Predicted 3D model of a 475-nucleotide part of an RNA (small-subunit ribosomal RNA, 3' major domain) from a metagenome.
Context: one part of a larger RNA
RNA sequence: UGACGGGGGCCCGCACAAGCGGUGGAUUAUGUGGUUCAAUUCGAAGCAACGCGAAAAACCUUACCUGGAUUUGACAUGUCACGACAACCGGAGAAAUCCGGCUUUCUCGCAAGAGACGUGAACACAGGUGCUGCAUGGCUGUCGUCAGCUCGUGUUGUGAAAUGUUGGGUUAAGUCCCGCAACGAGCGCAACCCCUGCGGUUAGUUGCCAGCAUUAAGUUGGGCACUCUAAUCGGACUGCCGGCGUUAAGCCGGAGGAAGGUGGGGACGACGUCAAGUCCUCAUGGCCCUUACAUCCAGGGCUACACACGUAAUACAAUGGGUAGGACAAAGGGUUGCCAACCAGCAAUGGGGAGCUAAUCUCAAAAACCUGCCCUCAGUUCGGAUUGGAGGCUGCAAUUCGCCUCCAUGAAGGUGGAAUCGCUAGUAAUCGUAGAUCAGAACGCUACGGUGAAUACGUUCCCGGGCCUUGUACA
Repeated sequence: UGACGGGGGCCCGCACAAGCGGUGGAUUAUGUGGUUCAAUUCGAAGCAACGCGAAAAACCUUACCUGGAUUUGACAUGUCACGACAACCGGAGAAAUCCGGCUUUCUCGCAAGAGACGUGAACACAGGUGCUGCAUGGCUGUCGUCAGCUCGUGUUGUGAAAUGUUGGGUUAAGUCCCGCAACGAGCGCAACCCCUGCGGUUAGUUGCCAGCAUUAAGUUGGGCACUCUAAUCGGACUGCCGGCGUUAAGCCGGAGGAAGGUGGGGACGACGUCAAGUCCUCAUGGCCCUUACAUCCAGGGCUACACACGUAAUACAAUGGGUAGGACAAAGGGUUGCCAACCAGCAAUGGGGAGCUAAUCUCAAAAACCUGCCCUCAGUUCGGAUUGGAGGCUGCAAUUCGCCUCCAUGAAGGUGGAAUCGCUAGUAAUCGUAGAUCAGAACGCUACGGUGAAUACGUUCCCGGGCCUUGUACA
């Protein structure tokens, strides 16, 4: 000087408390451990691994296993020789591939030659998701959006170092003020950026409709006032008033205002820590393989199942379930696509073909909600697992191993032990919608809106953190 303390002081944070809803019990989905297996590819491991890499494992992916093949190679460059390439037919085969047949003679150039592609030979070489993340770059997690981390000069100390950065106030903040052997500065904080909340200006189609006409319908004429859209500008700064405070920084209350003291949200992550994670995104040193640890193909596996854990979905019901009718979003996607009307089917879906490269057409029905009726506390008209049957869709192909529909079946489950998680407001809870990936395949993920709470006395205690101080046999 740090680190640590079941030392002290001050102060924060859904850290506790006050509340609301869960997890832990059930079934299923999914990830992991374990076990099994020819293989169940690999990585991730307290927080910060475990719906994680994977925003899609039937083939492919795929790295694993079994079997069948290849050896200048699936891919790149160079040298030489030959030839256009390709397509088609027959045979063997699971395919890769091999054999035979048929066919063909590229582009530029007068030519020489050059170029592209293919075949063959030999060799330089290719290739490796093989090892080392404890050799590395890059990227990322985490403490933590915590308020800290440092430097120059000066000064103090023999020195390691200190001072500044401590102190008195204040703040979300090393934020600002005052003081001070310090004076300044840098990286962080804040602001500058984006979205959202109010208004103005510009613009008016595909959007909108106040008045006029018209229609089944903003459908059409007309209009751009309103809504909206999207570009730009304004607006909030403790600016004003009162009180408190040291006349300061600031705090409390008020006015005006759409908004008030950082308005709400996002992006943004200091010096560093964990030899944290990743050599399987990529790049790369070293090591290793080179008729194999490379490459191609078929089939299988990654989907196994006594069990254990994590994360979710659905429930256990009447604040509910069923049924009929009625209403209101936002944000997205669409030409290898979205697919309307209409018809068939109980339905999944099929037929059909209009429109749309989209404020025009379409996915598209929002759901919870409201109204009427049934159910009346029951393992039930709750719950839907499981299984049988019949179908539909995608795709060469749904057996291992997809999703959906209908009929039948109708399991566990009556609110969950010890323990434990999230959340402070348009939040929790609850309800649906869309998208990425994608031929098909979400209960996951990401985004969107609808309905919309309760509670916070307080900081004694648990956890994590910041500053000062103290002890130390620790570095």

Its Rfam family is "Bacterial small subunit ribosomal RNA". RNAcentral holds the full RNA, with entries from SILVA.